[in-house]
RNA sequence: CUUAUCAAGAAAGACUGAGGGAUGGGCCCUAUGAAGUCUUGGCAACCUUGAGUAUGCAAGGUGCCAAAUCCCACUCUGUAAAGGAGGAAGAUGAG
Numbered sequence: 001c002u003u004a005u006c007a008a009g010a011a012a013g014a015c016u017g018a019g020g021g022a023u024g025g026g027c028c029c030u031a032u033g034a035a036g037u038c039u040u041g042g043c044a045a046c047c048u049u050g051a052g053u054a055u056g057c058a059a060g061g062u063g064c065c066a067a068a069u070c071c072c073a074c075u076c077u078g079u080a081a082a083g084g085a086g087g088a089a090g091a092u093g094a095g
Stems, first nucleotide, its partner, number of pairs: 001095006011040005019029003023073004041065003046061005069089001074086004
């Protein structure tokens, strides 16, 4: 850079100790323990392999396990607000 997906799903323990949710604003989470590291577990099914008619399955490489990608941001619709549609940006996989 290209492409697909992003309203579903899935946490315990140990160490440690104040931040975290990408950015700005909002709104949240957090000493009933944030972020991080490790262990174990789980979710999911993008890629590879195997067997299989196939749904699906197993192993492996990733990913993920508060809130829609937490919401909004730019454009259109709408007098405006609300609402709706699309985009940008971001995340992840594959190339």
Annotation
RNAcentral holds the sequence, with entries from MGnify. This is a predicted structure of a 95-nucleotide RNA (SAM riboswitch aptamer (S box leader)) from a marine eukaryotic metagenome.